Predicted 3D model of a 73-nucleotide RNA (transfer RNA) from a Lachnospiraceae bacterium. Taxonomically the source falls in Lachnospiraceae (Bacteria, Bacillota, Clostridia, Lachnospirales). It matches the Rfam family "tRNA".
RNA sequence: CGGGGUGUGGCCUAGCUGGUAAGGCGCUAGACUGGGGGUCUAGAGAUCGCGUGUUCAAGUCACGUCACUCCGA
Numbered sequence: 001c002g003g004g005g006u007g008u009g010g011c012c013u014a015g016c017u018g019g020u021a022a023g024g025c026g027c028u029a030g031a032c033u034g035g036g037g038g039u040c041u042a043g044a045g046a047u048c049g050c051g052u053g054u055u056c057a058a059g060u061c062a063c064g065u066c067a068c069u070c071c072g073a
Base pairs, nucleotide, nucleotide: 001072002071003070004069005068006067007066010025011024012023013022019056027043028042029041030040031039032038049065050064051063052062053061
């Protein structure tokens, strides 16, 4: 320098053929227990790396860009 892949709550992962984001762990509160641990119930927490565009509507499509990673030179 050229090409490919990945980027989504604190962490890990899902999200198909565009229709306003799901689950696990963790966290908070409560119940059960003498307490711890454990179980159950409820709750908070991400506008999706960043920017622009297309569209009635974008995590998803297009372009640019950043980080990490792989291949080639």